[in-house]
Molecule: c-di-GMP-I riboswitch aptamer
Organism: Acetobacterium bakii
RNA sequence: AGGAGCAAAUAGCAAAUCAGGCGAAAACCUGUGACGCAAAACUACAGGGUCUAAGUUCAAGGUGGAAACCGGGAUAAGACAGCCAGUUGCCACA
Numbered sequence: 001a002g003g004a005g006c007a008a009a010u011a012g013c014a015a016a017u018c019a020g021g022c023g024a025a026a027a028c029c030u031g032u033g034a035c036g037c038a039a040a041a042c043u044a045c046a047g048g049g050u051c052u053a054a055g056u057u058c059a060a061g062g063u064g065g066a067a068a069c070c071g072g073g074a075u076a077a078g079a080c081a082g083c084c085a086g087u088u089g090c091c092a093c094a
Stems, first nucleotide, its partner, number of pairs: 003093001005091001012037002018031004035082001041087003047084002049080003055075004061070003
């Protein structure tokens, strides 16, 4: 330098759940708690993918005398790095 995580050591992170907060929602934050993780560290306009749809927009359906109410499609400028990816990096192995 490239490969690579079988075995070892030292540390680290923390899924679901529950409680509180926050948000239109997805999600996120704090505590709890460990399912797992050798990058479960960082990066979310300028790679792919996924979630949500407040707003915007399209369609015109249902209820109703009407006003009105309910429902459908598309869409990120909202999110996810514990989906892949990119970047950086500890220990140890041959």